[in-house]
RNA sequence: ACCUCAUCCAGAGGAGCUGAGGGAUACGGCCCGAUGAAGCUCCGGCAACCCCUGCGUCAGCGUCGCCGCUGAGCGGUAGGUGCCAACUCCGUCCGGAUUUCACGCCGGAAAGAUGAGAG
Numbered sequence: 001a002c003c004u005c006a007u008c009c010a011g012a013g014g015a016g017c018u019g020a021g022g023g024a025u026a027c028g029g030c031c032c033g034a035u036g037a038a039g040c041u042c043c044g045g046c047a048a049c050c051c052c053u054g055c056g057u058c059a060g061c062g063u064c065g066c067c068g069c070u071g072a073g074c075g076g077u078a079g080g081u082g083c084c085a086a087c088u089c090c091g092u093c094c095g096g097a098u099u100u101c102a103c104g105c106c107g108g109a110a111a112g113a114u115g116a117g118a119g
């Protein structure tokens, strides 16, 4: 790399260097950008996936019992990642409802992102 599972309408930006692109990919659209894109560095923040951790809560199991373990629920955030314009910026493929048609709407898929696992 491939594979499995979960989540993806919430949230969170300043400075320095640099200098023209950027929003994954293709196409279409729509945006962002010299009042500074992408990239790099520093600092800050968001979040709660993993880890850690708390509880006059609930359930199961063990124990004579104190209590312990596991799971759930609700919190915390030191650590590992991740993220900090716009729903994953929107559409593309399939189905549905409506409609004269279209736009728009609803559901799903595909693709992608992130985490955890497996290998």
Stems, first nucleotide, its partner, number of pairs: 003117006013043005021032003026092004044084003049080002052076004057072006088111001093108004

Predicted 3D model of a 119-nucleotide RNA (SAM riboswitch aptamer (S box leader)) from Hamadaea tsunoensis DSM 44101. The organism belongs to Hamadaea tsunoensis, within Bacteria. The model forms 97% of the base pairs in the Rfam consensus.